[in-house]
This is a predicted structure of a 1474-nucleotide RNA (small-subunit ribosomal RNA) from Arenicola marina.
The source organism's lineage runs through Eukaryota, Metazoa, Spiralia, Scolecida and Arenicola.
Its Rfam family is "Bacterial small subunit ribosomal RNA".
The sequence is in RNAcentral, with records from SILVA.
Its mean pLDDT, the model's own confidence on a scale to 100, is 84.
RNA sequence: AGAGUUUGACCCUGGCUCAGAAUGAACGCUAGCGAUAGGCUUAACACAUGCAAGUCGAGCGAGUAGGUUGGUUUCGGCCAACUGAGAGCGGCGAACGGGUGAGUAAUACGUAAGAAUAUACCUAUUAGUAAAGGAUAAUAUCGAGAAGUCGAUGGUAAUACUUUAUAGUCUCUACGGAGUAAAGGUGCAAACCGCUAAUAGAUUAGCUUACGUCUGAUUAGAUUGUUGGUAAGGUAAAAGCUUACCAAGUCUAUGAUCAGUAGCUGGUCUGAGAGGAUGUACAGCCACACUAGGACUGAGAUACGGCCUAGACUUCUGAGGAAGGCAGCAGUGAGGAAUAAUGGGCAAUGGAGGCAACUCUGACCCUGCCAUAUCGCGUGAGUGAAGAAGGCUUUCGAGUCGUAAAGCUCUUUCAGUAGGGAAGAUAAUGACGGUACCUACAGAAGAAAUCCCGGCGAAUUUCGUGCCAGCAGCCGCGGUAAUACGGGAGGGAUUAGCGUUAUUCGGAAUUACUGGGUGUAAAGAGUGUGUAGGCGGUUAUUUAAGUUCUGUGUGAAAGACCGGAGCUCAACUUCGGAGUUGCAUAGAAUACUGAAUAACUAGAGUAUGAUAGAGGAAAAUGGAAUUUCUAGUGUAGGGGUGAAAUCCGUAGAUAUUAGAAGGAACACCAGAGGCGAAGGCGGUUUUCUGGAUCAUCACUGACGCUGAGACACGAAAGCGUGGGGAGCAAAUAGGAUUAGAUACCCUAGUAGUCCACGCCCUAAACGAUAAAUGCUAGAUGUCGGAUUUAAAUAUUCGGUAUCGCAGUUAACACAUUAAGCAUUUCACCUGGGUAUUACGGUCGCAAGACUAAAACUUAAAGGGAUUGGCGGGGACUUGAACAAGUAGUGGAGCAUGUGAUUUAAUUCGAUGCUACGCGUAGAACCUUACCGGCUCUUAACACUGUCCGUUUUCUUUCUAGAGAUAGAUAAGAAAUUUCCGGGCAAAUAGGUGCUGCAUGGCUGUCGAAAGUUCGUGUCUUGAGAUGUUGAGUUAAGUCUUAAAACGAACGCAACCCCUGUUUCUAGUUGCUAACAAGUAAUGUUGAGAACUCUAGAGAAACUGCCGGUGUUAAACCGGAGGAAGGCGGGGAUGACGUCAAGUCAUUAUGGUCCUUAUGGGCCGGGCUAUCCACGUGCUACAAUGGGAGCUACAAAAAGUUGCGAAGGGGUGACCUGGAGCUAAUCUAUAAAAGCUUUCUCAGUUCGGAUUAUUUGCUGCAAUUCGCAAAUAUGAAGUAGGAAUUACUAGUAAUCCAUAUAUCAGAAUGAUAUGGUGAAUACGUUCUCAAGUCUUGUACACACCGCCCGUCAAAUCAUGGGAGUUGGGUAUGCUCAAAGCAGGAAUGACUAACCGCAAGGAGGUCGCCUGUUACAGUGUAUUCGGUGACUGGGAUUAAGUCGUAACAAGGUAGGAGUAGAUGAAUCUGCGCCUG
Repeated sequence: AGAGUUUGACCCUGGCUCAGAAUGAACGCUAGCGAUAGGCUUAACACAUGCAAGUCGAGCGAGUAGGUUGGUUUCGGCCAACUGAGAGCGGCGAACGGGUGAGUAAUACGUAAGAAUAUACCUAUUAGUAAAGGAUAAUAUCGAGAAGUCGAUGGUAAUACUUUAUAGUCUCUACGGAGUAAAGGUGCAAACCGCUAAUAGAUUAGCUUACGUCUGAUUAGAUUGUUGGUAAGGUAAAAGCUUACCAAGUCUAUGAUCAGUAGCUGGUCUGAGAGGAUGUACAGCCACACUAGGACUGAGAUACGGCCUAGACUUCUGAGGAAGGCAGCAGUGAGGAAUAAUGGGCAAUGGAGGCAACUCUGACCCUGCCAUAUCGCGUGAGUGAAGAAGGCUUUCGAGUCGUAAAGCUCUUUCAGUAGGGAAGAUAAUGACGGUACCUACAGAAGAAAUCCCGGCGAAUUUCGUGCCAGCAGCCGCGGUAAUACGGGAGGGAUUAGCGUUAUUCGGAAUUACUGGGUGUAAAGAGUGUGUAGGCGGUUAUUUAAGUUCUGUGUGAAAGACCGGAGCUCAACUUCGGAGUUGCAUAGAAUACUGAAUAACUAGAGUAUGAUAGAGGAAAAUGGAAUUUCUAGUGUAGGGGUGAAAUCCGUAGAUAUUAGAAGGAACACCAGAGGCGAAGGCGGUUUUCUGGAUCAUCACUGACGCUGAGACACGAAAGCGUGGGGAGCAAAUAGGAUUAGAUACCCUAGUAGUCCACGCCCUAAACGAUAAAUGCUAGAUGUCGGAUUUAAAUAUUCGGUAUCGCAGUUAACACAUUAAGCAUUUCACCUGGGUAUUACGGUCGCAAGACUAAAACUUAAAGGGAUUGGCGGGGACUUGAACAAGUAGUGGAGCAUGUGAUUUAAUUCGAUGCUACGCGUAGAACCUUACCGGCUCUUAACACUGUCCGUUUUCUUUCUAGAGAUAGAUAAGAAAUUUCCGGGCAAAUAGGUGCUGCAUGGCUGUCGAAAGUUCGUGUCUUGAGAUGUUGAGUUAAGUCUUAAAACGAACGCAACCCCUGUUUCUAGUUGCUAACAAGUAAUGUUGAGAACUCUAGAGAAACUGCCGGUGUUAAACCGGAGGAAGGCGGGGAUGACGUCAAGUCAUUAUGGUCCUUAUGGGCCGGGCUAUCCACGUGCUACAAUGGGAGCUACAAAAAGUUGCGAAGGGGUGACCUGGAGCUAAUCUAUAAAAGCUUUCUCAGUUCGGAUUAUUUGCUGCAAUUCGCAAAUAUGAAGUAGGAAUUACUAGUAAUCCAUAUAUCAGAAUGAUAUGGUGAAUACGUUCUCAAGUCUUGUACACACCGCCCGUCAAAUCAUGGGAGUUGGGUAUGCUCAAAGCAGGAAUGACUAACCGCAAGGAGGUCGCCUGUUACAGUGUAUUCGGUGACUGGGAUUAAGUCGUAACAAGGUAGGAGUAGAUGAAUCUGCGCCUG
């Protein structure tokens, strides 16, 4: 410090996620030792048991139980003295210490101040401590009760209680005075401990003020002792603290009140910091002690281990009554993911009491448990290569675990055993303590795990699994080769721990003070006026609030930081220092801000004079047009549409003429023009009225800017009341369209649109751009002024629009009218969905508007630009694409392939174009892969070792069998012992088994279409662009030219082959003009080398020449010449790539599967089945023809397992024959055509299917299942619906033409070859396909794309809901415990004082009044739970209906509003361009 994740890729916005640190943690696996710290975060839930607050005999009495001693005794005891637990009266303490965090949002806490107070014990000082008195507990006796406990009588003491005296002081005061104390004890003594009054201090506590201290406005008003005053009361003390009276205040938008949550702080965690989160341990403060109320005592409490009362709960009970309070330390139950011992000791520190000794102390000091955290140590060290064995991997060579192990040589920390043994303690006292620490001994001995290895993120391989099992923090892995699952091996990280989960901060500049944004990503309120508030021009003086500096006080300690010291180190502890950014206070400074005063004119306003304008309101008025009505003319149509129909019209329409009525809107002018704050504003005239601009520079003198609330205005639609209603037109009706059409189109048509008044208050109310001020190049157009000019010129002020620099921006773009540079103020935003929603509130007649969440869900949603694809977008261009033609296919029969079906099998593959006469250039056996049966198992084939054997091959014969196979046989020939056969063994063979979605190779297709890229440079943040685009041109990215490009590569073209002309050379097997010979005839022969031809080498065509067009070009058009002319014709040649296209069945090959079988062999069957459907062909339907006869003319190709002549036979297929030919030599009748004749339009002399019989050929074999011939038979078919194919010239068509490959035989197929030989093209509107540029895009698996809503199903959370149920709060009334305050003198009792006495004073209980907790009851409000039913929402590979959106998305889309419809949606009105 960053990283992953939206996309095909890019930049941005924006969320989600990760790496870090931390914890009072928990869970999983694992675990050697020690030190230090920490340890119920949940139920302030309930608690058994023990302990946690006592002490003082030097305050007091008694002197018991018991003990000791003495005496006495009737031996039972009794008496005396001393001692004496426990209990009681009295004093002090128990208000500390310890626990917990429920309540509390201010009676709290923190910081800083303050005045009207108290303070036991302690310290200091002063003065006292005199005189009397009456009780009472204990106790004894009696009694009550289950118990707790209580009563009566007798009796006693005090530092207990009471009275009196005294009073420098203190309190009150009318200044005369009045009032208020005490206690003694110990000691031989000195003296000490006390007591009383008072002052001062210290300490502690109470009170007051200011500031700070969480969330919610879907909590906006709260308050009646409330705010203040007077008087009285009351308190330790100020005060409405309380009461009476008077006034009506007080708090609040700087957030009162209400609701929710919460102990606060020093600090802790994190962070660079600012901040954010947090408040465990330690420390300060507060609050609480089962819940609620209350006081008493006391210096102090409204009292954790006290009291009273009420309540809930628990326990005891003899049923009448009692007792209790672990949020003290242990411990138990419960709750929970989860948190320890019913331990030791007062040795230390501290506390209470005591003169003290001492006693008490679960405070505290220690120990125990727990890896909960931090820190430290160990689990060994050195050497050791045969790189052992073994594991894993492997390219089979090896690599790796790995110096790792073993082996050899050492050491002993820790743990263990034994011995010694501190400090903590100033004299004594040590729980810890089997302590720390030291020494000795033995032996490598007792001591390593956890998570991870796809990226982020360090670390990879193999096996298993096969969208299963599983993983996952995010992205995402897994569907047969998984570095992502599970195991192994290896590796990485950390280490007595490691990982997971949870939570906090960080990263996150993702709430932005430091430090963000708002044109299009989320975000500028629709507009203005203006209150509070915020901000504010120039000059001078004063002040000193802000501001700055300095001093003082405070900011507890601990912690943190720095420097020392102590535990072996460290953590830890300890000492010192600095710091503590704050608050208060004193002083100083005065630039800036504020305040005060005095001025100024540049901001703002006023005045005067002009100007422009659809600015607003009201009234009047005008013409054109539509419609309707009246009248005339006139006749059959009109209207409407893509085409129609509904509709109007012979009852006279439409058209046309004249007149009338009525409503609404204002053509031309008119303009990116004007005005207005926005919405908005358009005939003309008048009246009233707002604002703006210019000029003058006269006046005022900062009067300004912004603006939360508030108020006003606010298109269209809509609402209310009353008018009006021509046209238009939601709804509605009808007609069309359509699969449907609740739409688009048409015909009608109501609200509404218009007016008046009143509501509504929203829009894509948009410049998607808040207002104001200043500054920062210009150019051009235009509106309104002023000045100027000869001018259409120039300057300037104010608007408006386009372009453009700097600058800005993610980019697009903005750019003096900023989205630039700055200042001020307001509004708004914080991932998407849920949701312009729910609930609540305010407003509204309603519709609804404004305000505005959550649960849940999701990893993206989004902006801009790029490349491509696509478009029922555009422009240009091409093509047998259409058109113009020719011939077909689709109908028939047959052939052939496919599907489907059938079958034991009908082997397999190919499946839109690009499968279907395809693989198959040829299935009777073989082929053959399929089926049935039989059969072999190292194998039919390849290789190795070993053993045995003279065997093997060919020829001959026989037996069994369907055959493979098994057995036998004799003779000859050849071959060798390296061969062959057999047995054994182990590797292996074999597979047309699977995967073409693991592959190589080959191939199809787009496509003979013109495209596809690269280097360098340049432009862009970037993807990318440029080049390759533009203007022309071409068949062509062909060429030229322009141009930030310049070059280059693969394609195009050319080079190659065939063909068309010609020259040369050569001249057999080919040729024959001239010469000669010969024949019935023929280059037959001599001969020739001219011709044809053959096959080698050349020539020839290049827009070269001429004219025109064109840009100087490229090129095009026309022409000449030429065999051929603009690529002459044809072929081969197929760019980058696309389709996971095809092929594992040509072959090769990874993986996988089979191994007496999925391998090998044999026989037979099947691939040839057959209701049917499709493709490709053949033959036809006839006269341009069929039959018969006669007569011509080719090219190319093939041949010795072959082609096969002549001759002979047969009606024929064919048979016989065997000349010639290893081929320009031999082997072949070309047919259509032509001539003659017949048939005469018919199911025929067309057509030939089908069937029967008889033959021929091939072959081992012709039944399933071949081809051919002859004879007989003679089906459909009379030109083919929708639809559709091929072809532009030697082409189509045609010739039952010829040949070849395959092949024993078997073409209507395939591949070649020639003969004859057309028609048509105006052209590019349309169909199809393709290319270039451009445009839109929500597509990128790329339109076979994406995607919306209803309905149906499942699950989840949530709103409403008749109700029902629970909690909180407020309040009225009733009842009123304990207590306190007051009262009364009508009750009972009564020691101290007075009194001779009676009695009195006083007191206690009782009584009354007030207040009041709990409780009861009513009302209001608020928050939950639940609820039949119901609303929408979200999610979920493959449900239904449509197709709304994205392209002009097929009706452009969208926000508002209203109506309508299964649904997306449709329509009306005005608005926006996104």